[in-house]
RNA sequence: GGGGGUGUAGCUCAGUUGGUAGAGCGACGGCCUUGCACGCCGUAGGUCGCAGGUUCGACUCCUGUCACCUCCA
Numbered sequence: 001g002g003g004g005g006u007g008u009a010g011c012u013c014a015g016u017u018g019g020u021a022g023a024g025c026g027a028c029g030g031c032c033u034u035g036c037a038c039g040c041c042g043u044a045g046g047u048c049g050c051a052g053g054u055u056c057g058a059c060u061c062c063u064g065u066c067a068c069c070u071c072c073a
C1' cells in the first nucleotide's frame, strides 16, 4: 500500500422486510436479614465510531473518513 472483518449502555453482546433501540452482568434504590451475601422487584444509564447522501422516516441502504483485528505484498 491492497483485500476482508469489527465498532450499539460501564463490560460482554443481540437487533430480518428501513417504522418507539434491547438482553445478561455491573451500578443505584426498595423488599428480605440482627447485619452481609443470596434471592425478588424497580430505577438510572445510549449523540448506535465520526461526517455527509438517499428517504416521509436510517443502527439498518450508499459515499467518505477514523480506530482495532486479520490476510496478502
Stems, first nucleotide, its partner, number of pairs: 001072007010025004019056001027043005049065005
Molecule: transfer RNA
Organism: Candidatus Marinamargulisbacteria bacterium